[in-house]
């Protein structure tokens, strides 16, 4: 130089004008129950994001439910600290990947139990024999040569014996073949032919010890039987956890029409309580609940939801020209608050800042 890794940061700048929303003042109409409450106008100060999105986790904060325990159901799941808490955050362990930098991991138990393991394939869980090896041992066959009976011979029968063929019974799991997987691996020895059948070394499990680490786990030894398959995003065990709806939660004031109740009739000879009886009346008084309004609610903030638009003026990008000085021209992503807050994920043009690896070259 060039290719890449991590990590933090901006994310459009000034100035003018026209706009729109809160809030405060002001003056100025209007309305009535006369100190408010409407409506445009003035000036003044404010007015969107890293993600404000998803609405996934946890919390505030409201209301309901709630004596303790348990069972059903859900959720999380290596280890140590952070945190109000969280399925975060940080750091460390084990696995994979990547030459590195550094990156990914729903990363508890599979020798408690039950369940699955598609297609191929002989065979997939107390394994199996398609090819092919081999056929020691039994079996069949032919040769060769011994022995016994017969018989004059030649020859017949029996009868073991030897190499030899055949692969009929059998052996085998070396190799070949299918699979995501096939009951270690490499080499000797053995064997008929193999095979942890025996050995040596590795690899791996389970025990034992001995250092280290809070811990997960990590090193090192030595015995052992030779080896033990996979999924728990299957069911299930185990250890932690979990009450339900959410600002349209919820409170507070309340019209008008209607609706309940009271007070005024009348009877129980007077009068008070009370009882019973009629009517559905009243410029009376009370209740709740609707309509509306306030609060909840904020250093933006409405309840149909403001935060825009143009113009100069530089400055990133990007295309064309170029006499390498520049000139034209275009042009700035993803998105947009609705209770708030801590996190997590996802969308994002272009820029900048700082650490690292790696490969080639120079010194």
């Nucleotide at each position: 130089u060039g290719a890449g890794c991590c990590g933090g940061c901006c994310g459009g700048g000034u100035g003018g004008c026209c706009g729109c929303g809160g809030c405060a003042c002001g003056a100025c109409g209007g309305g009535c129950u006369u100190g408010c409450c409407c409506g445009g106008c003035g000036u003044g100060c404010u007015g969107a994001g890293g993600a404000a999105g998803g609405u996934c986790g946890g919390g505030g904060c409201u209301c309901c439910a709630c004596a303790g325990g348990g069972c059903a159901g859900g959720g999380u799941g290596c280890u140590g600290g952070c945190u109000a808490g969280c399925g975060g955050c940080c750091a460390g362990u084990c696995g994979g990947g990547g030459c590195g930098a550094c990156c990914c991991g729903c990363a508890g138990g599979a020798a408690a139990g039950u369940g699955c393991c598609a297609c191929a394939g002989a065979a997939a869980g107390c394994a199996g024999a398609c090819c092919g090896c081999c056929g020691a041992u039994g079996g069949c066959g032919a040769c060769g040569g011994g022995c016994c009976g017969g018989g004059c011979a030649a020859c017949c029968g029996g009868u073991g014996c030897g190499g030899c063929g055949c692969a009929c019974a059998g052996g085998u799991a070396a190799g070949g073949g299918u699979g995501a997987a096939a009951c270690g691996g490499u080499g000797c020895g053995g064997u008929a032919a193999g095979a942890g059948c025996g050995c040596a070394c590795c690899a791996g499990c389970g025990c034992c010890c001995g250092g280290g680490g809070u811990g997960a786990c990590c090193c090192g030894g030595g015995c052992g039987g030779c080896u033990c398959g996979g999924c728990a995003a299957a069911c299930c065990c185990c250890a932690c956890c979990c009450g339900g709806a959410g600002c349209a939660a919820g409170g507070c004031c309340a019209a008008g029409c209607g609706u309940g109740g009271g007070a005024c009739g009348g009877c129980c000879g007077g009068c008070c309580c009370g009882g019973c009886c009629a009517a559905u009346g009243u410029c009376c008084c009370c209740a709740g609940g609707u309509a509306g309004g306030c609060c909840g609610c904020a250093c933006a903030g409405a309840u149909g939801g403001a935060u825009g638009g143009c113009c100069a003026c530089a400055c990133a990008g990007g295309c064309g020209c170029u006499u390498c000085g520049g000139c034209g021209c275009u042009g700035g992503a993803c998105a947009g608050a609705a209770c708030c807050c801590c996190g997590c994920c996802u969308a994002c043009a272009g820029g900048c800042c700082g650490g690292c690896u790696c490969a080639c070259c120079g010194u």